Source information
Model confidence (mean pLDDT): 84 of 100. Transfer RNA from Candidatus Nanopusillus sp., 72 nucleotides, folded computationally. The source organism's lineage runs through Archaea, Nanobdellati, Nanobdellota, Nanoarchaeales and Candidatus Nanopusillus. Rfam family: tRNA. Rfam 15.1 lists 5,335,975 matches to the family in 14,413 species. By type it is a transfer RNA.
């Protein structure tokens, strides 16, 4: 220097045009003499930055950061 993949909640990842989800993990309660286990709710998110395109963008393009591999 070229090329590919990824970046989404505190953590590990799903959603690939039309209202942002899961599981841990966090807080309430709940059941237990009283923890854990289990069950029920709750809270958390500029989806990496910026441009473009759409009537609408996490989703498509391009450009930039950053993380991983791969050529030379």
């Nucleotide at each position: 220097g070229c090329c590919g993949c990824c970046g989404u909640a505190g953590c590990u990842c799903a959603g690939c045009g039309g209202u942002a989800g899961a599981g841990c993990g966090g807080c309430c309660g709940g059941c237990u003499u009283g923890u854990a286990a289990c069950c029920g709710g709750c809270a958390g998110g500029u989806c990496g930055c910026g441009g473009g395109u759409u009537c609408a963008a996490a989703u498509c393009c391009c450009g930039c950061c950053g993380g991983c591999g791969g050529c030379u």